[in-house]
RNA sequence: GACUCAUCGAGACCGGCUGAGGGACAGGCCCUUGGACGCCGGGGCAACCAGCGGUACACCCGCCAGGUGCCAAUUCCUGCGAUGGCGAUGCCAUCGACAGAUGAGCA
Numbered sequence: 001g002a003c004u005c006a007u008c009g010a011g012a013c014c015g016g017c018u019g020a021g022g023g024a025c026a027g028g029c030c031c032u033u034g035g036a037c038g039c040c041g042g043g044g045c046a047a048c049c050a051g052c053g054g055u056a057c058a059c060c061c062g063c064c065a066g067g068u069g070c071c072a073a074u075u076c077c078u079g080c081g082a083u084g085g086c087g088a089u090g091c092c093a094u095c096g097a098c099a100g101a102u103g104a105g106c107a
Stems, first nucleotide, its partner, number of pairs: 003105006013042005021031003025079004043071003048067002051063004075099001080096007
């Protein structure tokens, strides 16, 4: 990297270094020299996996925090399609895909 499954409306910031970009892609809209992004240190959130227990494999629930993950904005919004509404070559709402992220598994 490919594939499978689950989740994505909640939650969680300080210091140091550096110095111009960043929010996956495109459009929009935002963040940012009052210092973004990144790196390092500390702190925190959550509970996917592991571990322990309720029980008897499972399912479910609870405890814990070892392995990950995360700490602007719903995955920031939209992108494709369906349905519905609207004095309407578009806008709005709902739903489902696609894409993406994270975890677990797999050859």
SAM riboswitch aptamer (S box leader) from Rehaibacterium terrae, 107 nucleotides, folded computationally. The model forms 97% of the base pairs in the Rfam consensus. Rfam family: SAM riboswitch aptamer (S box leader). Gene Ontology term of the family: regulation of gene expression. NCBI's taxonomy places the organism under Bacteria, Pseudomonadati, Gammaproteobacteria, Lysobacteraceae, Rehaibacterium.